The part of an RNA shown here (small-subunit ribosomal RNA, central domain) has 349 nucleotides and comes from an uncultured bacterium. It matches the Rfam family "Bacterial small subunit ribosomal RNA".
Context: one part of a larger RNA
RNA sequence: UUGGGUUUAAAGGGUGCGCAGGCGGUCUGUUAAGUCAGCGGUCAAAGCCCGGGGCUCAACCCCGGCCCGCCGUUGAAACUGGCAGUCUCGAGUUGGAGAGAAGUAUGCGGAAUGCGCGGUGUACCGGUGAAAUGCAUAGAUAUCGCGCAGAACUCCGAUUGCGAAGGCAGCAUGCCGGCUCCACACUGACGCUGAAGCACGAAAGCGUGGGUAUCGAACAGGAUUAGAUACCCUGGUAGUCCACGCAGUAAACGAUGAAUACUAGCUGUUCGGGGCAAAUGAGCCUUGAGUGGCACAGCGAAAGCGUUAAGUAUUCCACCUGGGGAGUACGCCGGCAACGUUGAAACUC
Numbered sequence: 001u002u003g004g005g006u007u008u009a010a011a012g013g014g015u016g017c018g019c020a021g022g023c024g025g026u027c028u029g030u031u032a033a034g035u036c037a038g039c040g041g042u043c044a045a046a047g048c049c050c051g052g053g054g055c056u057c058a059a060c061c062c063c064g065g066c067c068c069g070c071c072g073u074u075g076a077a078a079c080u081g082g083c084a085g086u087c088u089c090g091a092g093u094u095g096g097a098g099a100g101a102a103g104u105a106u107g108c109g110g111a112a113u114g115c116g117c118g119g120u121g122u123a124c125c126g127g128u129g130a131a132a133u134g135c136a137u138a139g140a141u142a143u144c145g146c147g148c149a150g151a152a153c154u155c156c157g158a159u160u161g162c163g164a165a166g167g168c169a170g171c172a173u174g175c176c177g178g179c180u181c182c183a184c185a186c187u188g189a190c191g192c193u194g195a196a197g198c199a200c201g202a203a204a205g206c207g208u209g210g211g212u213a214u215c216g217a218a219c220a221g222g223a224u225u226a227g228a229u230a231c232c233c234u235g236g237u238a239g240u241c242c243a244c245g246c247a248g249u250a251a252a253c254g255a256u257g258a259a260u261a262c263u264a265g266c267u268g269u270u271c272g273g274g275g276c277a278a279a280u281g282a283g284c285c286u287u288g289a290g291u292g293g294c295a296c297a298g299c300g301a302a303a304g305c306g307u308u309a310a311g312u313a314u315u316c317c318a319c320c321u322g323g324g325g326a327g328u329a330c331g332c333c334g335g336c337a338a339c340g341u342u343g344a345a346a347c348u349c
Base pairs, nucleotide, nucleotide: 003321004320005319006318007303008302012317014200015199016198017197021193022192023191025087027085028084029083030082031081033080034079035076036075037074038073039072040071041070042069049065050064051063052062053061054060090190091187092186093185094183095182096181097180098179103175104174105173106172107171108170109153113149114148115147116146117145118144119143120142125134161168162167205246206245207244208243209242210241215239219235220234221233222232257316258315259314260313261312262311265294266293267292268291269290270289271288272287273286274285275284276283298305299304322349323348324347331342333340334339
């Protein structure tokens, strides 16, 4: 490289948008680039290969074919492509409904926690396996009242819902994105994928300025222990929170890329549409979109997957090719830095 693969053995990019590229629905006409056929030219000889022949065989030698390409020319028109038109099922628009913790900004709320002030009250409180450090007669803990601060939103709450992913949960309002259903009114293939590129991207981290109630790396002390740079306890800085900017990684997981079509069913649940029943209405049937549990065929090394496929197929992208060395070294690029991206070899088993 071909091939074979990518849930768990090596391997799906963290996610989306999207230029180029690749691929692409129906019908008609046309063209003849791809495609196919005929003819011609060229493809030196030798060699390889195939079929014959000559040296007694073979090596060796001789003859013929092949040399699948390229160029020219004449045709064919099913398929692919080009051009011109057509259609509505893909895609989108419109109208009418609907659900939702999707996002963002502002305002508001109660509980808890800590602190401050005051009242009651007196000797402990706290903590643990047991203790001690710690706190407390300068009046703590407990309890009542008032006030302040910051952060998070109990119950509802759920195999629930929404979002491309990361993620999103008190309440109200403004702005704003996406989705689903029904009707079929409109456009008429406008589509799928997507190397680069751009954007988003948990936590921790970084810069500047705020904020700091709780928790809490580092750190200090008390324990435990042979030791204890830990687990446990008492404190506690950065951080945790906000604004703006950077960083760009995660077991960023469904360890399962995106899209389309097809292939027995059963049973929950969420949000819609239609019908029947019922007559305040639980229920039944049916039809869409999600989200779960089983299971046939099939697949799979098995575990298992199984219309939300890991089945059957097609298109496009990404990635893998024994373990270690190593996601290291070097170099480029990016970054304030931390570091990130790309990413070897010697050697060794």